[in-house]
RNA sequence: CCAGACAAAGCCAAACCCUGAGUGAUCAGGGGACGGAAAACCACGGGUCUUGAAAAAAGACAGCCGGGUUGCCUGAA
Numbered sequence: 001c002c003a004g005a006c007a008a009a010g011c012c013a014a015a016c017c018c019u020g021a022g023u024g025a026u027c028a029g030g031g032g033a034c035g036g037a038a039a040a041c042c043a044c045g046g047g048u049c050u051u052g053a054a055a056a057a058a059g060a061c062a063g064c065c066g067g068g069u070u071g072c073c074u075g076a077a
Base pairs, nucleotide, nucleotide: 002075003074004073011036012035016031017030018029019028020027021026034063040069041068042067044066045065046064047061048060049059050058051057
């Protein structure tokens, strides 16, 4: 660099429940595992969602897709 196994060692944690924060999308902690080989990080492009009278403006989502940055284990097929 390439690949990711009905293998090995570890890792993360959807829905849902509890507590707290927020008008809200949603977030944080605990429980819990549907899944994940970047389900680590970045709102850059698209997208979805919230607040808003709004096409203004301000926000949310990285576990929707693309892109960027960094990175663990193994070397079977």

Predicted 3D model of a 77-nucleotide RNA (c-di-GMP-I-GGC riboswitch aptamer) from Desulfobacula sp. Model confidence (mean pLDDT): 86 of 100.